[in-house]
The prediction has a mean pLDDT of 81. This is a predicted structure of a 73-nucleotide RNA (transfer RNA) from Promineifilaceae bacterium (SeqCode). It matches the Rfam family "tRNA". About the family: Transfer RNA (tRNA) molecules are approximately 80 nucleotides in length. The family's RNA type in Rfam is transfer RNA. The source organism's lineage runs through Bacteria, Bacillati, Chloroflexota, Promineifilales (SeqCode) and Promineifilaceae (SeqCode).
């Protein structure tokens, strides 16, 4: 220092090649049960690392930067 992937919910990962973000455990309510736990049936939780830019419209695509891992010297 030059490459190459990642960074979206507390965690673990999608989002079909731009059209208003979702699953799976946790968390939380409710039915069931003496209780309790397993089953079921809800709900809550994210403006996608960060600052730009392109578009009518960005998680996507284009630039800097920062963090992680790998690779080349």
């Nucleotide at each position: 220092a030059g490459g190459u992937g990642g960074a979206u919910a507390g965690c673990u990962c999608a989002a079909u090649u731009g059209g208003u973000a979702g699953a799976g455990c946790a968390u939380u309510g409710g039915u069931c049960u003496c209780c309790a736990a397993a089953a079921c049936c809800g709900a809550a939780g994210g403006c996608u690392g960060u600052a730009g830019g392109u578009u009518c419209g960005a998680c996507u695509c284009c630039u800097g930067c920062u963090c992680c891992a790998c690779c080349u010297g």